[in-house]
Parts: sequence; structure tokens; C1' cells
RNA sequence: GCAGUCAGCCAGACGAUCGCCCCGAGCAAGGCGCGAAAGCGCCGAGUCGAGGGGAGGAAAGUCCGAACUCCACAGGGCAGUGCGCCGGGUAACGCCCGGGCAGGGCAACCUGACGGACAGUGGCACAGAAAACAUACCGCCCCGAGCGAGGCGCGAAAGCGCCGAGUCGAGGGGUAAGGGUGAAAAGGUGCGGUAAGAGCGCACCGCGCCGACGGUAACGCCGGUGGCAGGCAAAACCCCGCACGGAGCAAGACCAAAUAGGGUGGCGCGAUGAGGACUGCCCGUCCCAGGCCACCGGGUAGGUCGCUGGAGUCCGCGAGCGAUCGCGGACCAAGAGGAAUGAUCGUUACGCCGCGGCGCCGCAAGGCGCCGCGGUGGACAGAAUUCGGCUUAUCGGCUGGCUGCGACG
Repeated sequence: GCAGUCAGCCAGACGAUCGCCCCGAGCAAGGCGCGAAAGCGCCGAGUCGAGGGGAGGAAAGUCCGAACUCCACAGGGCAGUGCGCCGGGUAACGCCCGGGCAGGGCAACCUGACGGACAGUGGCACAGAAAACAUACCGCCCCGAGCGAGGCGCGAAAGCGCCGAGUCGAGGGGUAAGGGUGAAAAGGUGCGGUAAGAGCGCACCGCGCCGACGGUAACGCCGGUGGCAGGCAAAACCCCGCACGGAGCAAGACCAAAUAGGGUGGCGCGAUGAGGACUGCCCGUCCCAGGCCACCGGGUAGGUCGCUGGAGUCCGCGAGCGAUCGCGGACCAAGAGGAAUGAUCGUUACGCCGCGGCGCCGCAAGGCGCCGCGGUGGACAGAAUUCGGCUUAUCGGCUGGCUGCGACG
């Protein structure tokens, strides 16, 4: 220098003008109380108001985990959902860190729902003989009825008999090395062995089991032992282990009109009992409509709280490989409620494009750097109870660690 990889950071700056939301010292129309008065005190509408504050790295998706609130809840089980190597961190997590194993990359590094497939049930398109209690299409090998080139013997001949090579061969059997199919085919390589083959035997690798050692553990490593389990898929059902009550700030709490309805009391009206209940009838007991007044309680509109000082932010020191934790110091930074945080202009920094000039490199085409002028660009996005995560979106730019390659010293 080029290529890559990981981590962190920024998300333009300044000014002017016009606006938006919140807080707000103060000012203050006016009202009330005390006082003989002067005055003092309290409350206080507001076209008033100095001044102060006003989005994010994801505020987003609402996918996880919590705080908080209300409801439910003796205990146990079924069903359902989620998670699943080991250790640690955390309030908690499906998150994070470290490690193991597996896969990818020359490497830095990246990726992994990573328990169980002899507990059971089911699946594996096409191709292929066979997709799982293995099987046999081609091939290889053995046996082989028969066919049979040709040869020999007997015979005068016709012919008869014997032998018989084999690119022949019905049929029977062995094999799983080789070919072929497939995403995947019942360990791999080599030597021996065999009719041909085969863990059939042996060596190494792989796998299972046992033991020793290292490690908290996952696991690793070494030795022994068994010729040796049997494909894939559990993000198919399922099995095993662990966890889990529901709803969500429109949670919820408080204050509280008008109207309608409910209750209680009083007055009034039925009382020479209209009516109702016990009760079908009699007695008896109790209740008793409509109207007016007062009070009580629930709900609604509306208002207030919840609401932002918190698992807070920044800095320093310390512990730890790290996630993170401890201690000390400083700071307070939207809190609205259909929802504010905006627009225009100017200057400037940065990126890109064009033109011009200068310098360097190169044979050249051209490339690189600096300066000037002009043009142009700035994304994704928008707090709504609050945190911790994950995921997704994002014009561009900066910094640092590490890796590979090349050149020079």
C1' cells in the first nucleotide's frame, strides 16, 4: 500500500427571522378577612411574563425478559406454551460473556434450537435392485443338463462309438470388492486371504465399552478391550429434563357536575281501606303508588395523580480473560395527552460531479495529489408508564486492534 476481519464513535456547526409544547420568578384586573383609619394578610382571572428546557441509535417491530398496577390463587395432576452442550453474569431473560464440540475460512475470525432416532408411531419426491427386520439390475465366481468346431477308433460304405476346445449354455448356487441410481446405500485405506469375495484375518483411522490422568464441568488425552453399533430427519408426532396464573398505564387510585335511575328520612294523599304479601277464605300483622323537600351512595362527562430521580448518566480508581461488579465524585437531561420538538435564509465543514491551473508517476492511454470556480447531497426515522435485551432500517464519515499478501528499510 492493497484485501479482509472485529470493536467503538459521530449522525454536521454557527447566526438571523417567523412559529410550536412544557416549566416558570415576577406582574396583576378583581375578591375576601382584620382594622376607626393608614394599612396588613390571604386568594387570584390572565391575548401579561424575565428566564429555562424540548427525540433516537435505533425513539421502530412489539419478538423476549422485568419493574409497577389490578384481578385470581389450599395442595396435586391433566392439557398447553417455551427452552435444551458446560460454567459464569444479571432483578430477570429465549439476552450477554468465557469455554467445549461441530461446520466454514490460508488466517484474523464467523456460524450452530447443540438432549434423545434399539421407548413407540409415522415419513424419505424423482431415480434406483434396494430408502432400512436390508436387498441383488449389471458385473465377478462355482456347479451345470444340453449344444458343439475339431480329433480318434471300427467299418467296403452308409453309419456307429469315444474324446472334446469353447466370446455357446437352460437351470442352480455364492458374493457385495467393482459399475450404475440418488441429497443419502449397512465403516474407510492398505496388505493378506479366497473359486470370486467379504472384518473373513491383520495394521492404522473411525465407533462402542472399561480404566487411569487433566479439567468445576462440557470435554480432552492415553492405555486396554470388542471385529463392531448402524442411514437421514425430533424446526414430524413423541420421550426426557427445566420453567411458566391472567390482563396491561385505555393498568390502576382519588375528586366529582348536569340529566336519568337507586336508597333513606320528613311532609302530603289514599283510611268509613283502592291495592299488595302471608293466604284460596276470615281474623290478624306487615307493606303501600303517584307529588314536594332534604340527605346518602354508585356510575358517566370533566379534572387530578400514576409521570418520570432511575436495576439512572458521566468521570476516576479497584476486582475480573470477559460479560459484569464494588467504591468515590459530579450531574439531573421531554413529560405532552390526538399528541410539541418545525420552516426559510446566510456563512461554513464534509462527500460527490463538472471545468480550469500546478506538481508527481508513466513510452502512451491515463492515474494520483493540491488549489480555485460552479453545481449538488445529507439517510433511516419521530418519545407516549419505565427499564434490560433481541431483531430490522440507515446518506455518509472517523478511530483503534488483529490477519493475509506485496514492496522497501
The RNA shown here (Bacterial RNase P class A) has 409 nucleotides and comes from a Vicinamibacterales bacterium. Rfam family: Bacterial RNase P class A. By type it is a ribozyme. The RNAcentral record of the sequence draws on ENA. The coordinates come from a structure-prediction model, not an experiment, and the mean pLDDT is 77. A source record names the gene rnpB. The organism belongs to Vicinamibacterales, within Bacteria.